[in-house]
RNA sequence: AGAGUUUGAUUCUGGCUCAGGGUGAACGCUAGCGGCGUGCCUAAUACAUGCAAGUCGAGCGAUCUUUAUUUAUAGAGAUAGCGGCGAACGGGUGAGUAACACGUUGGAACCUACCCUUUAGUGAGGGAUAACUUCGAGAAAUCGGAGCUAAUACCGCAUAUGUCCAGUUUACUGGGUAAAGACUUCGGUCGCUAAGGGAGGGGCCCGCGUCCUAUCAGCUUGUUGGUGAGGUAAAGGCUCACCAAGGCUAUGACGGGUAGUUGGUCUGAGAGGAUGAUCAGCCACAAUGGGACUGAGACACGGCCCAUACUCCUACGGGAGGCAGCAGUAAGGAAUCUUCCGCAAUGCCCGAAAGGGUGACGGAGCAACGCCGCGUGCGGGAUGAAGCUCGGAAGAGUGUAAACCGUUUUUCUGAGGGAGCAAGUUCUGAGUUAACCUCAGGAAUAAGUACCGGCUAACUACGUGCCAGCAGCAGCGGUAAUACGUAGGGUGCAAGCGUUACCCGGAAUCACUGGGCGUAAAGCGUCCGCAGGCGGUUUUUUUAAGUCUAACAUGAAAGCCCGGAGCCCAACUCCGGAUCCGUGUUAGAAACUGGAAAACUAGAGAUAUGCAGGGGCUAGUGGAAUGCGAUGUGUAGGGGUAAAAUCCGUUGAUAUAUCGUAGAACACCAAAAGCGAAGGCAGCUAGCUGGGCAUAUUCUGACGCUCAGGGACGAAAGCGUGGGUAGCGAACGGGAUUAGAUACCCCGGUAGUCCACGCCGUAAACGAUGGAUACUCGGUGUUUUCACUUUGUGAGAGUGCCUUAGGUAACCCGUUAAGUAUCCCGCCUGGGAACUACGAGCGCAAGCUUAAAACUCAAAGAAAUAGACGGGGGCUCGCACAAGCGGUGGAGCAUGUGGUUUAAUUCGACAAUAAGCGGGGAACCUUACCUGGGCUUGACAUCCCUAGAAUCUCGAGGAAACUUGAGAGUGCCGCAAGGAACUAGGUGACAGGUGCUGCAUGGUUGUCGUCAGCUCGUGCCUUGAGGUGUCCUGUUAAGUCAGCAAACGAGCGCAACCCUUGCCUCUAUCUGUAAUUUAUAGAGGGACUGCCGGCUAUAAGUCGGAGGAAGGUAAGGAUGACGUCAAAUCAGCAUGGCCCUUGUGCCCAGGGCGACACACGUGCUACAAUGGCCAGUACAAAGGGUAGCCAAGUCGCAAGACGGAGCCAAUCCUAUCAAAGCUGGUCUCAGUUCGGAUUGAGGUCUGCAACUCGACCUCAUGAAGUUGGAAUCGCUAGUAACCGUAAAUCAGCCAUAUUACGGUGAAUAUGUUCCCGAGCCUUGUACUCACCGCCCGUCACACUAUGAAAGGUAGGGGCACCCAACGUCGGCUUAUCUUAUUUAGAGGCUGCCUAAGGUGAAACUACUGAUUGGAGUGAAGUCGUAACAAGGUA
Repeated sequence: AGAGUUUGAUUCUGGCUCAGGGUGAACGCUAGCGGCGUGCCUAAUACAUGCAAGUCGAGCGAUCUUUAUUUAUAGAGAUAGCGGCGAACGGGUGAGUAACACGUUGGAACCUACCCUUUAGUGAGGGAUAACUUCGAGAAAUCGGAGCUAAUACCGCAUAUGUCCAGUUUACUGGGUAAAGACUUCGGUCGCUAAGGGAGGGGCCCGCGUCCUAUCAGCUUGUUGGUGAGGUAAAGGCUCACCAAGGCUAUGACGGGUAGUUGGUCUGAGAGGAUGAUCAGCCACAAUGGGACUGAGACACGGCCCAUACUCCUACGGGAGGCAGCAGUAAGGAAUCUUCCGCAAUGCCCGAAAGGGUGACGGAGCAACGCCGCGUGCGGGAUGAAGCUCGGAAGAGUGUAAACCGUUUUUCUGAGGGAGCAAGUUCUGAGUUAACCUCAGGAAUAAGUACCGGCUAACUACGUGCCAGCAGCAGCGGUAAUACGUAGGGUGCAAGCGUUACCCGGAAUCACUGGGCGUAAAGCGUCCGCAGGCGGUUUUUUUAAGUCUAACAUGAAAGCCCGGAGCCCAACUCCGGAUCCGUGUUAGAAACUGGAAAACUAGAGAUAUGCAGGGGCUAGUGGAAUGCGAUGUGUAGGGGUAAAAUCCGUUGAUAUAUCGUAGAACACCAAAAGCGAAGGCAGCUAGCUGGGCAUAUUCUGACGCUCAGGGACGAAAGCGUGGGUAGCGAACGGGAUUAGAUACCCCGGUAGUCCACGCCGUAAACGAUGGAUACUCGGUGUUUUCACUUUGUGAGAGUGCCUUAGGUAACCCGUUAAGUAUCCCGCCUGGGAACUACGAGCGCAAGCUUAAAACUCAAAGAAAUAGACGGGGGCUCGCACAAGCGGUGGAGCAUGUGGUUUAAUUCGACAAUAAGCGGGGAACCUUACCUGGGCUUGACAUCCCUAGAAUCUCGAGGAAACUUGAGAGUGCCGCAAGGAACUAGGUGACAGGUGCUGCAUGGUUGUCGUCAGCUCGUGCCUUGAGGUGUCCUGUUAAGUCAGCAAACGAGCGCAACCCUUGCCUCUAUCUGUAAUUUAUAGAGGGACUGCCGGCUAUAAGUCGGAGGAAGGUAAGGAUGACGUCAAAUCAGCAUGGCCCUUGUGCCCAGGGCGACACACGUGCUACAAUGGCCAGUACAAAGGGUAGCCAAGUCGCAAGACGGAGCCAAUCCUAUCAAAGCUGGUCUCAGUUCGGAUUGAGGUCUGCAACUCGACCUCAUGAAGUUGGAAUCGCUAGUAACCGUAAAUCAGCCAUAUUACGGUGAAUAUGUUCCCGAGCCUUGUACUCACCGCCCGUCACACUAUGAAAGGUAGGGGCACCCAACGUCGGCUUAUCUUAUUUAGAGGCUGCCUAAGGUGAAACUACUGAUUGGAGUGAAGUCGUAACAAGGUA
């Protein structure tokens, strides 16, 4: 210090998440030791038991025990009581409290026991009472009567240079007012009383600081002040009587919510943010609420009284209690300890002291809860054991790690010693079985945890298969997971490691330091303007609030930081310093800001003279158009649309002419123009009126700018009342369109639009740009005015465009800033929920303004880039359309596919780019499928062992495979041991698989497409993706070429080079020919826009012509860029992984791949006369042939048979080689002499075998079909069409297929509007899986949170009334008691106030509520298609 995440990629905006540090923590796994700390954050919930505040006999009387002793008496110890002091400290907790509670700085009207200091005093008396004794009541707690007694308890009296009060008057007068003794070594000590001072402590007051909320805007009656009185320690409405009507508040009163506060703590570079455990200061509280008493001090945690709730005891009459003290218990909770030891130390209380008390405190215990320290060994030890993991099988890793050798003993176990905490001469140690030292033993007793895809250090194997699971974010997992689980290995930290929760940081993501607002969230619709903020001049004087300087005081300690010191070090502790950024006081400075006073004119305003203008309001007025009415002419249509219809019209429309009437709007001028604050403003005239600009040594003299709240104006639509209504026209009706059409189009049409008055107060109210002022290059238009040296130049005020610097994420802005600066206002802080709910204000209503949360997502968004797409545009190609020719789709058949069927109908291929495709040959074989019969190292390969040569012949069983029997037979090499090959048997390693995955792959292929494209290097431009080059102009079949150009070059493609054909020359050959010659197969030539002319730019090129066999690529072929479709193929082959192994392998027989209601594709044959049949007759090319092609001849109607010549092919054969063609005849338009399916019979051939299931021949039979709906295919010349021939595969053939070959041989193209596909440029985009895209809303279902709701429940607070405990204060007091003398007190009665309680009416808050509203999220639901392209109506 940053990183991940929006996109195909980029820059920005912006949120979410992570890496760091921390904790009073908790949870999971693990755990050796020590030191120092810390430990109920939740229920201020309830508490069993024990302890936590006593002490003094030197204040007092009494009693008991004990010692001396016979008693008396004396001493010592103890106990309850009276009395004194303490108990208001110490300890706990944080409920309440938003407050003078706390922090900090000051102040005046106060009190203060014990302590220090000073002064003075301490005389003389009195009466009671507890304890105790006795009687009584009660269960108890406790209480009552009678009697005895003491005091430093209580009460008079005396005294007073003090003190208090009063009065005169500043030193006097008058009045009031004290005391207690005890001990003694008799020296004194400790006390007591009055008064002054001090220290420390406390009470009170003020300034400043101190959370959120305005969806809390008004609050207040003792309230604000005064006078007087009361009260208090003390000022004060603190309280009361009277008087006045004040006091607080947008600088946030009042209300609501939350909260003890500070030093500090955590974090952060800091500024800040968060927090307030332990320690320390202050405050508040003590079951809840109220109250006073005592006292120096309390309204009192371990005191009292009352009320309430709860708990306990009870003899039911009545009593007792308060752990938020220390332990401990229950409960709650994720969670927080021992019912320990000791007063030895430090401190506190009492005491003269000894001493007593002290759950304060000192210690120990429990807990890795935190921080710090130590250890679990150290050295050597292999080209490196074993095991495990991986592996390319070589090895690699674990790994010097282990073993093994040597060595040490911190720690551990055992034994022995042993300070210090003790201050204080003696005595005194809870902790302590300490720290520390010595010895012995033995590496001995001691390592885990999280992670390993990225962020983020660290990788492999197996298992799993969108399952199980992981996850902080984005995300991983659907059969090769470095992301799940396990293992090996590795990385990090380490007695801990992870997870969860919370805080700060990163986050400049609330921005003071340090952000923004044209399009990302964000400028109020506009102006006026009070408060507020800010404000001209080199001016003068003054002041000293801000500001600056110095000094002083304070800012507790601890903590942080620096330096040192002590525990072995550290944590920890101690000492010193610095800091404490603050506040106050005093003194000084006077530049700047502010205040006061006085000037100035540059800002602002005024005046005078002019100027332009759809600025506003009112009244009047004009013509065109439209509708309506009247009249005339006139006849059958008009109107409307893409096309129609509804509609109008023979009762006379539309059209046309004249006249009348009504309302609304103002053509041309007209413009980037003008005016206005904005909204907005347009015929003309007049009246009234606002603003602006220019000129002017005129006047005033800062009068200014901005503006929360406030006020005014404010399009359209809408509302109210009353008018008006020609045209237009929501709603509505009708006609169309459509799947539907509550729309777009058409015919009508009501509100409304218009006027007057009054509301509403919103708009994409936009320049999506708040106002003011100043400064900062230029160019070019335009409106208006002025000046001048006048046909222009300059100056001002506007209004536009382009542009420099600069700015901006970019687009763009650019003197009319989005530049450079200042001032003021408004607004923003991820998307959705939500321009919403609730509350409040306004409104007649509609609604407007203000304005959340729960929940949900990891994005939402801006600009620009490359593509893709568009029912966007431009240019251009292609049998793409058009122009033609012939087909398909209808029939029958062939063939392939789907479907169905089946034991099986093996498998693959599915738009174009599957379907006469793989398959260029399914009767068996093929064959992969089914049924059945068999085999198990196997049909095939390698290795090992045994036997036999191999091999052949004949039997039996069987469907065959196979099983079994008999016989023949002995080979080759050889160094004579054996070897090679083959067969059979055996053993296991292995074979085998057309089993799966083409979405793991290689190779091959299809397609876009033979389309003209696809890229690179360097340079240049851009923040960047990226662009340029490759764009533009012309041209081409072509990114072909030329010119220009921030590009210059290059590569893969194009073209050419290659093959075939066409012309010529030469050479060679023999098998062709009767022959000229041709043919065959080799080498060359020939064509290059080369020549001429036109056009173009003097280019590239193009058009025409000549010559030529061929002319502009001569024709055809081969050749297929970067890439796309996870396109096809694991079944051609190869191959990773997975799967089967007496079977998913292998052998065999039979069957199936040939099924058949049907659907589709590709073909053949036809429907006939351009034809069929018969007869005659002519002309090819290219192939093939020895298990072959097969001649002549003979037989058969024929298929074919017999036959065997020739040929290994320019020779022979196929093969007379052809057919269409030509010539002649016949048929005469019909289901035919067309057509040939189907079927019967008989044959031929191939082959072990033609039943399922071959081809062919003969005779007979003679189906559909008379040119084919919607739709659709091919073809541009030797092409289409028609005609036949050959070959591969092959025993034969289901071939009508495929691939070649020749014969005959057309028509048409004006052209690019349209359909399809493609290329280039440009434009829009919310698409990028890329339009087969994206995406919106209703409805249905599930879940979630939330609003409303008749009501219901609970709560805190306020108001009013009733009742009123205890208690203070006040009033009365004859009777009772004490004192007895009056008084005084107790007691009694009573008044005010008052806690709790009760009642009532409201408000508020929270929860709940049948039902209901919308919202959000969900898998592939339903209906449409609103938006994104001109999104098909922008």
Predicted 3D model of a 1434-nucleotide RNA (small-subunit ribosomal RNA) from a metagenome. The RNAcentral record of the sequence draws on SILVA. Model confidence (mean pLDDT): 84 of 100. Its Rfam family is "Bacterial small subunit ribosomal RNA".